[in-house]
Model confidence (mean pLDDT): 83 of 100. A computed fold for a 1526-nucleotide RNA from an uncultured Bacilli bacterium, annotated as small-subunit ribosomal RNA.

RNA sequence: AAAUUAAUUGAGAGUUUGAUCCUGGCUCAGGAUGAACGCUGGCGGCGUGCCUAAUACAUGCAAGUCGAACGGGCGUAGCAAUACGUCAGUGGCGAACGGGUGAGUAACACGUAGGUAACCUGCCCCGAAGUUUGGGAUACCCAGGCGAAAGCUUGGCUAAUACCGGAUACGAGCCUCUGAGGCAUCUUAGAGGCUUGAAAGGCGCUUUACGGCGUCGCUUCAGGAUGGACCUGCGGCACAUUGGCUAGUUGGCGGGGUAACGGCCCACCAAGGCAUAUGUGUAGCCGAUCUGAGAGGAUGACCGGCCACAAUGGGACUGAGACACGGCCCAUACUCCUACGGGAGGCAGCAGUAGGGAGUUUUCGGCAAUGGGGGAAACCCUGACCGAGCAACGCCGCGUGAGUGAUGAAGGUCUUCGGAUUGUAAAGCUCUGUUGUCGGGGACGAAUUACCGCCUCAGGAAAUGGGGGCGGCUUGACGGUACCCGGCCAGAAAGUGACGGCUAACUACGUGCCAGCAGCCGCGGUAAUACGUAGGUCACAAGCGUUAUCCGGAAUUAUUGGGCGUAAAGAGUGAGCAGGCGGUGCGGUAAGUUUGAGGUGAAAGCGUGGGGCUUAACCCCAUAUAGCUUCGAAUACUGCCGCGCUUGAGUACGUGAGAGGUCAACGGAAUUCCAUGUGUAGCGGUGAAAUGCGUAGAUAUAUGGAGGAACACCAGUGGCGAAGGCGGUUGACCAGCACGAUACUGACGCUCAGUCACGAAAGCGUGGGGAGCAAAUAGGAUUAGAUACCCUAGUAGUCCACGCCGUAAACGAUGAUGGCUAACUAUUGCCGUGAGGCAGUGGUGAAGCUAACGCAUUAAGCCAUCCGCCUGGGAAGUACGGUCGCAAGACUGAAACUUAAAGGAAUUGACGGGUCCCCGCACAAGCAGUGGAGCAUGUGGUUUAAUUCGACGCUACGCGAAAAACCUUACCAGAACUUGACAUGCCUCCUAAGGCCGUAGAAAUACGGAGAUAAUAGGGGGACACAGGUGGUGCAUGGUUGUCGUCAGCUCGUGUCGUGAGAUGUUGGGUUAAGUCCCCUAACGAGCGCAACCCUCGUUCUUAGUUGCCAGCAUUCAGUUGGGUACUCUAAGGAGACUGCCGAUGUAAAUCGGAGGAAGGUGGGGAUGACGUCAAAUCAGCAUGCCCCUUAUGUCCUGGGCAACACACGUGCUACAAUGGCCGUUACAAAGAGAAGCGAACCCGCGAGGGGGAGCAAAUCCCAUAAAGGCGGUCUCAGUUCAGACUGGAGUCUGCAAUUCGACUCCACGAAGGCGGAAUUGCUAGUAAUCGCGGAUCAGCAUGCCGCGGUGAAUACGUUCCCGGGGAUUGUACACACCGCCCGUCAAACCAUGAGAGCUGGUAAUGCUUGAAGCCGCUGUCCUAACCCAAUUUUUGGGAGGGAGGCGUCUAGGGCAGGAUCGGUGAUUGGGGUUAAGUCGUAACAAGGUAUCCCUACGGGAACGUGGGGAUGGAUCACCUCCUUU
Repeated sequence: AAAUUAAUUGAGAGUUUGAUCCUGGCUCAGGAUGAACGCUGGCGGCGUGCCUAAUACAUGCAAGUCGAACGGGCGUAGCAAUACGUCAGUGGCGAACGGGUGAGUAACACGUAGGUAACCUGCCCCGAAGUUUGGGAUACCCAGGCGAAAGCUUGGCUAAUACCGGAUACGAGCCUCUGAGGCAUCUUAGAGGCUUGAAAGGCGCUUUACGGCGUCGCUUCAGGAUGGACCUGCGGCACAUUGGCUAGUUGGCGGGGUAACGGCCCACCAAGGCAUAUGUGUAGCCGAUCUGAGAGGAUGACCGGCCACAAUGGGACUGAGACACGGCCCAUACUCCUACGGGAGGCAGCAGUAGGGAGUUUUCGGCAAUGGGGGAAACCCUGACCGAGCAACGCCGCGUGAGUGAUGAAGGUCUUCGGAUUGUAAAGCUCUGUUGUCGGGGACGAAUUACCGCCUCAGGAAAUGGGGGCGGCUUGACGGUACCCGGCCAGAAAGUGACGGCUAACUACGUGCCAGCAGCCGCGGUAAUACGUAGGUCACAAGCGUUAUCCGGAAUUAUUGGGCGUAAAGAGUGAGCAGGCGGUGCGGUAAGUUUGAGGUGAAAGCGUGGGGCUUAACCCCAUAUAGCUUCGAAUACUGCCGCGCUUGAGUACGUGAGAGGUCAACGGAAUUCCAUGUGUAGCGGUGAAAUGCGUAGAUAUAUGGAGGAACACCAGUGGCGAAGGCGGUUGACCAGCACGAUACUGACGCUCAGUCACGAAAGCGUGGGGAGCAAAUAGGAUUAGAUACCCUAGUAGUCCACGCCGUAAACGAUGAUGGCUAACUAUUGCCGUGAGGCAGUGGUGAAGCUAACGCAUUAAGCCAUCCGCCUGGGAAGUACGGUCGCAAGACUGAAACUUAAAGGAAUUGACGGGUCCCCGCACAAGCAGUGGAGCAUGUGGUUUAAUUCGACGCUACGCGAAAAACCUUACCAGAACUUGACAUGCCUCCUAAGGCCGUAGAAAUACGGAGAUAAUAGGGGGACACAGGUGGUGCAUGGUUGUCGUCAGCUCGUGUCGUGAGAUGUUGGGUUAAGUCCCCUAACGAGCGCAACCCUCGUUCUUAGUUGCCAGCAUUCAGUUGGGUACUCUAAGGAGACUGCCGAUGUAAAUCGGAGGAAGGUGGGGAUGACGUCAAAUCAGCAUGCCCCUUAUGUCCUGGGCAACACACGUGCUACAAUGGCCGUUACAAAGAGAAGCGAACCCGCGAGGGGGAGCAAAUCCCAUAAAGGCGGUCUCAGUUCAGACUGGAGUCUGCAAUUCGACUCCACGAAGGCGGAAUUGCUAGUAAUCGCGGAUCAGCAUGCCGCGGUGAAUACGUUCCCGGGGAUUGUACACACCGCCCGUCAAACCAUGAGAGCUGGUAAUGCUUGAAGCCGCUGUCCUAACCCAAUUUUUGGGAGGGAGGCGUCUAGGGCAGGAUCGGUGAUUGGGGUUAAGUCGUAACAAGGUAUCCCUACGGGAACGUGGGGAUGGAUCACCUCCUUU
């Protein structure tokens, strides 16, 4: 909130994305089960238990009973009559119930409501009447025969409630008459005429007897009850890839048959009947059950109702009832027995067995209860039933203990080592006794019937008998069970699943994309809350999980309650039958509709209210509904009937526009070709070329001619048409539309399955035509290739006529019609003087709608009617089947299998062989180089015992390394040590250890000797914790660093907009080096960055003058000294520059120019590096988690290696020379370092250097001469007086040591190299270039690195291009972000599937043939008790009737045949799907590098290419039109 008196009543989540919204599927949470499986298992109650093979069955039982129907046999008792008991047979009743199963069946089988005036009904009840009279047989039995058996047969005897005849007859049938009723045939009442029955029985009582009475039976009629039969309306499965089916079929007349109607059957006549048909597949139906808020959906176990079936198929008999589960006959299959001749059988009854299967129980007890059959009854029978057994199969209930208990025990697990947790849990103490166990008691279910006794009632002559009551006696499978009482002990009783999210619950170890998990998403590649184990936790609990199935969630088939512009989905378009829907007024009717009452709606179940088991489940009692149907009532709406109306629709008239259609004729421009003239060498074509044409005269140009196709300008989001489509001019014919004003018809309308018609281009057929263009094809290019893009040619075709095809992105991706809902504006047509109106075609926009984009009076808004279509992606618009077509193919149109997404719109990025703007030594303009040589150095590669390791585009490669001879050193070989070279702790010993000397050794090390001092120390030994590791992982990390990039960006708060991701701010117009600033502005502010603050250089001032300086004054070789502190300088602090001033431009910010100034627009340089990117680098600087080694991957030592060398690359040095080399001479710095140091003067050496030792912990001393430069000389263009590699010799220094392997010096030797290919680097001013000096490291070693100063240029027009970056915009199928994504062939494996010569099996029919049993019909053969007739005398004859046999119709089954249909299989073959790393290309996504896509045709390894027509779901630019703002 709605309905109701009231009860009552709906939950979502995960998964497509970088993120978002939507669409859409998949999955989960719930409930349920006749279940099964795994693990586990204490008890009780109540239920349930072959869902598969309707497979086959051993054994036992499941239907008998009656002696009060009958004769007889046997037993017992008796002398006997007889009595009692029992039994095979005759006879009666029952066996058609009860019990089982669900194969068949899509049907009047079932359900529901009716009908039978078209029927039957044993036993039962009520009423009426009756129960009379005769007869002949037969089983059993006896005798005989056959057979293995089952069984059969002949003769003879006998009974009945067995069988048959006669009498009676209210009834029934037929006929006649009269009355009543109804529903057509008819029904019913009365009267009359004709035909038809019985057990004379049993028992009891009574009676002399006849008989009578009672009771159980029997017969007839009428009625009831019960049960059945038939008919009808309605209801409930799938497939149309089943579209036509039907000859007894549909109806009629007449017969037959049945309980009864009826083609149920038959003869004849007519030609009808069905449509949700027919066919195929599947299926027992219902009450109900499960689920669901409901509507629905699914199911049909147990219980109950109905149906069907009984090994399979057919058939009848008996009977009230069957076409019969435990009956019969036949056929078939199977099994069993057999003497082989012949027989027997049917668990889908209860148990049970085998088999099948994931899977389902005892060969139990009892008739005590309930019920059934028989009987008069006792009683008998009853695997129905009642009970027990087995099974956690389900539901329900109970228990496995309760209280207390902190040292928070032990143990386990984790740990930050402190503790935490298990956990009041345990132990301990106290208590209880449900259950258990032992003992004792002990039911309800039992009511009867019968029997015994008594009382009473009705009737009767009485008795028996009948009804009712009381008392007694007797009956329990379960079962000594439930239950109750008592004793005893916490004793005997807990598991299962889960713990990444959904989804409640977390840690450790093991494993290492392995093993494994998984319902979906997904975990696992060395720190796994996801695998396995453990501890802990969560959930449920004698169960818990899993699997399978159903409903729900799923509004995911949507009636309730969905959609179709772009997500799946509007048919290409129209005409139109059936169907659906339909304007307005009045009247009638009452079918729909609404409403009242009645019937039905079985019981059980469900719901509600009570009650009984200790509770519950369970059981009992009471009560409520949908639907169908009957009778009334109402009449608003719909329907139907009738009469009207004009607004929907249409007709007539007038006017008008138009590329509307068909046919015919005509016209000019252009291309091509032909002829001729002029004319000469090229033309043509392209990015560039070539093929091609041309000296046989092209192209060009002029004139004339031929032929075909198409119609410039006008031309326009202009017009017309239903769509496809339609464009020169004129004519003819045909059709549609708009407007205007009147008149007419009177709902004539809308939509439309099937149907019919039209339908671009391509294509097909026949015949023409052929100028240009142009699939295919050929050639030339391009290319790695180029079956393409480009070029030169060129055939179908394009054109016409006729006929097919029937598809397109046939699009507005928007079905048709009608109504309603703001405006503005442009344009076409008509009307109007005008305002304006009507009908179209566009644009912008309100409300509203939409997932958004967008749509918006031409709706995608709000309503109504009708049609079409959709339901995840792929397989697939494929296969098969069908229809159409000449073919191509079209229409219709699946499945297996596979997959968790596919998809739409929008967002932020990134990217583009997209666009625009801006910047940068990015290009350009310049200078100097690199790349060539030699050498140095680093790297790769190779080699090696080892050549330790790391760094790999820019951002590795003179990098880590600011110094590898040993050391370093991490590598290799050898030799050693094992608590260790180093740290802490324990025990013990020593007083030394270390240093020095000697011996052995390569050393480490070991031994010996001398000497000597300090004690919280040091050393030796031992065991164990541990040390140690440059071992691994930079993809576990910290820290640090590189790079984009000193690029100008990166964000936040609040607000606003958007469903949201997000947007805005941060965009726009200017400006700047700058997101710098200004203006505008749904934004207003803020932060990290920029700038500034810091250091240094440039000017100046103040202060201070030593070790600095020297103008003036002295002095000296010399600022050496006195003196001075002015200058330079030093080093502290100030000043100075701010677009401040002026001019111009500008709204402003700012820019340009100028002045002043040492300096001018950030003055030069440095430090400073936003958010982030690259799993960038580093575990080998350091630190560090985890893993690994522990007499070794640790430690020590010697030697070697890191230095190798065919080669390749990077970075440098030196050069190639004259702007130079060499020689001589001569100037001018800055910044630094110095004590195991720098080291002066002086002496020696050619020199490196040596000796020496002053001074200096430094503005004082020293390193330390700066070099280029200047001046002068020489060389004269050459492999040189260039260049200096390499090599020989001799040295110096450092160092324990210079061989591998240092630097330097001197003498000699004197290589390549003459300015460097493609390519490529740095630099915009004190810069490049060039010159030297210093420092760190360092014993020694610098061409490297880090600093310092000296000399000192050139060029920048500019932003088109390359590279990088920033911003805006656009497209996107990218988001690991273009180093992206992604398509197809081929190759491989696996899977399902289509075709396939065929092979094989099933199913349902058809035709022919054969044909059992059986019913029916016929019968001339044979047999025959009852009844009838005759005769005869006990025998028969005839008839009626019956039986057998024979014949016939029908028919199960069999055989044969050709088809239909559904499966299985099949060499081979077609495509399809799936599969981390195969091959070929690169088709698509960006303008995807030739825009893409659709239809069609041709071609090609493949994606694909090309032609024709079409679409925009194409980027970019331009134009046009429209709109908005000013």

It matches the Rfam family "Bacterial small subunit ribosomal RNA". It was read from a public genome assembly.